The part of an RNA shown here (large-subunit ribosomal RNA, domain II) has 683 nucleotides and comes from a metagenome. Its mean pLDDT, the model's own confidence on a scale to 100, is 86. The RNAcentral record of the full RNA draws on SILVA.
[in-house]
Context: one part of a larger RNA
RNA sequence: UCCAGCGAGUUAAUUUGCAGUGCAAGCUUAAGCCAUUUGGCGGAGGCAUAGUGAAAGCGAGCCUGAAUAGGGCGAUUUAGUACUGCGUAUUAGACCCGAAACCGGGUGACCUAACCAUGGCCAGGCUGAAGCGUAGGUAAUACUACGUGGAGGGCCGCACCGUAGAGCGUUGUAAAGCUCCCGGAUGAGCUGUGGUUAGCGGUGAAAUGCCAAUCGAACCCGGAGAUAGCUGGUUCUCCUCGAAAUAGCUUUAGGGCUAGCGUCGUGUAAUAGUGCGCGGGGGUAGAGCUCUGUAAAGGACUGGGGCUCGCAAGAGUACCCACCCUUAACAAACUACGAAUACCGCGUACCGUAUCACGGCAGUUAGAACGUCGGGGCUAAGCUCGGCGCUCGAAAGGGAAACAGCCCAGACCAUCAUCUAAGGUCCCUAAGUCUACACUCAGUGGGAAACAAGGUGAGAUUUCUUAAACAGCGAGGAUGUUGGCUUAGAAGCAGCCAUUCAUUUAAAGAGUGCGUAACAGCUCACUCGUCAAGAGAUCUUGCGUGGAAAAUGUAACGGGGCUUAAGUGUAGCACCGAAGAUAUGGAUUUGUACUUUUAGUACAAGUGGUAGAGGAGCGUUCCUAUCUGCUUUGAAGCUGAACCGUAAGGUUUGGUGGAGCGUUAGGAAGUGAGAAUGCUGGA
Numbered sequence: 001u002c003c004a005g006c007g008a009g010u011u012a013a014u015u016u017g018c019a020g021u022g023c024a025a026g027c028u029u030a031a032g033c034c035a036u037u038u039g040g041c042g043g044a045g046g047c048a049u050a051g052u053g054a055a056a057g058c059g060a061g062c063c064u065g066a067a068u069a070g071g072g073c074g075a076u077u078u079a080g081u082a083c084u085g086c087g088u089a090u091u092a093g094a095c096c097c098g099a100a101a102c103c104g105g106g107u108g109a110c111c112u113a114a115c116c117a118u119g120g121c122c123a124g125g126c127u128g129a130a131g132c133g134u135a136g137g138u139a140a141u142a143c144u145a146c147g148u149g150g151a152g153g154g155c156c157g158c159a160c161c162g163u164a165g166a167g168c169g170u171u172g173u174a175a176a177g178c179u180c181c182c183g184g185a186u187g188a189g190c191u192g193u194g195g196u197u198a199g200c201g202g203u204g205a206a207a208u209g210c211c212a213a214u215c216g217a218a219c220c221c222g223g224a225g226a227u228a229g230c231u232g233g234u235u236c237u238c239c240u241c242g243a244a245a246u247a248g249c250u251u252u253a254g255g256g257c258u259a260g261c262g263u264c265g266u267g268u269a270a271u272a273g274u275g276c277g278c279g280g281g282g283g284u285a286g287a288g289c290u291c292u293g294u295a296a297a298g299g300a301c302u303g304g305g306g307c308u309c310g311c312a313a314g315a316g317u318a319c320c321c322a323c324c325c326u327u328a329a330c331a332a333a334c335u336a337c338g339a340a341u342a343c344c345g346c347g348u349a350c351c352g353u354a355u356c357a358c359g360g361c362a363g364u365u366a367g368a369a370c371g372u373c374g375g376g377g378c379u380a381a382g383c384u385c386g387g388c389g390c391u392c393g394a395a396a397g398g399g400a401a402a403c404a405g406c407c408c409a410g411a412c413c414a415u416c417a418u419c420u421a422a423g424g425u426c427c428c429u430a431a432g433u434c435u436a437c438a439c440u441c442a443g444u445g446g447g448a449a450a451c452a453a454g455g456u457g458a459g460a461u462u463u464c465u466u467a468a469a470c471a472g473c474g475a476g477g478a479u480g481u482u483g484g485c486u487u488a489g490a491a492g493c494a495g496c497c498a499u500u501c502a503u504u505u506a507a508a509g510a511g512u513g514c515g516u517a518a519c520a521g522c523u524c525a526c527u528c529g530u531c532a533a534g535a536g537a538u539c540u541u542g543c544g545u546g547g548a549a550a551a552u553g554u555a556a557c558g559g560g561g562c563u564u565a566a567g568u569g570u571a572g573c574a575c576c577g578a579a580g581a582u583a584u585g586g587a588u589u590u591g592u593a594c595u596u597u598u599a600g601u602a603c604a605a606g607u608g609g610u611a612g613a614g615g616a617g618c619g620u621u622c623c624u625a626u627c628u629g630c631u632u633u634g635a636a637g638c639u640g641a642a643c644c645g646u647a648a649g650g651u652u653u654g655g656u657g658g659a660g661c662g663u664u665a666g667g668a669a670g671u672g673a674g675a676a677u678g679c680u681g682g683a
């Protein structure tokens, strides 16, 4: 990992609802007893028949209350009860498996910790303490030398004990080892045997270490099916409908309760919904600046304050505030205004119960993207929180290359039929290398901003222009004057000044730029000639250009490839394209009508679906009847085939097998397996 078998809503009592059956203003027995397969007795008790009040109580009324008021619950409208089945709840282990833990009683010190008793063991070598002896030495000691001696948690190093480092081993030789190397090795040494200490405990040179491969509290059995708001799993089929991820409260936030939304039943016949018309209130978007605040520019004059001058009167004011006028703004908590929508009411049309009430049963209370209106955030986030809508969730199909939430569209089944939607029509790839007119040269298309630019198309305004414009070429571009000042110098051209003037002129600045130390020189404005028809400036707009750097390999059209496109814009025709629509056949649900009212026919509307509600069935085991059923002329089981049914499934038959098995009508359940790191066995 696979296969086979086993494996999860049960049972009891009570509650409540629905259905059925019996009896009915009644219904019914329980324990027990007598009989005995099944019956009878048993009326204690229970529910109902009257309510109301806390109660005494009263009673079609009662309570509250001073009340004859008002109000609350009732009567006036009678249906219950017992049993059976099904749904639900409560109490029990209560659908199944699953803790870590808690408590009780026991078993353990053959491992290991410490201790007690009694035994055992430590090759060899080195060092050479005290003491003592002899000699020297001293007044005597001290002291010195040489010997002797043999101390030490002394030194080196086997056994023995240990394990710091490295390598190997890591489904190992081994649930802790092997090899090398290393520490202690007469001691707080190592070790044999026997014994002591026990879990709310012991022992501990102390690591929460050790107490039998188990230790922040051992192990075994029991309480025990502890509890688990948590995770996982929960077994046949078809049909109808079909959610929620919200609100309030919660030691509550991944759990609950009630409401909301689903389903099933009953009831009522008014309602709900949509379109149109009419009538309403509003203070949002927008707008506006009267108010509340914020705030720009200009002006005028008035008032107040400050400052200056003045003895004062008063005057002045490049200061401040307020007011006034003109122009022009901002606001969720501003409004003298004010929509669209939405909402409410009435009428009408369509629709046909979709609404509402009551009752049974739920599930849901982790939501998500997108569009839009807002709050938070950075007008960040596949961010977060609200409102409205839509899809996914619970929705398959077509498009978007691929792609829950985007676009189109809602799959009952069949068809080698037709028409379309979104999106497409050169090839991959179904359908136009379609038509007309434009644009783009950037492969823009087919990623990106501020900003930049004689790219190019369209439109508008305006200036100059045959009295010759614009560009080019030829020529001029002068004089007072080197203007004045400044300066070493300043002559058009460092800088400052200015009615920057005047003269000669076709024209020529007291000078546009380069240049010089300053001049000089070059050039421009301006003018003439030549030439001959358009030239310049600005604004709006279409499409392009630059701006543009990333990590495996083109890699920012799905690819090929595409340039009067296969790109872009406008207009048009045709075609392709889905499980959409249509066509034909079939199935089924609900409603209506009809009928040979068991069932069928016709018509209409339906038939995606998770949680979940409701309905109808298939199959397994056993029991009671039944077929005066089948069976050695071959049962069950196993294994092929054919056929039938919408499905679960069923029938017949071949082979195998060798003794039991079924139909029909009911009943009862240990009743259906793919999942639970399921359990047992096998491969």
Stems, first nucleotide, its partner, number of pairs: 001683006011092004016087008026047003032041003051058002061073004095233002098230001102223006113197009122187001124156003127152001131148006160184003165180004199215001201211003208217001236617006246259005260364002262361006271354001273350008286337001287335002292331003296327004302322004306317004367392002370389007397408003412586004417582003423576003426560003432573001434572006445562001451546002455543010472530005478503003483497003509524001513522002587607009618672001620669006627662001629661002637656008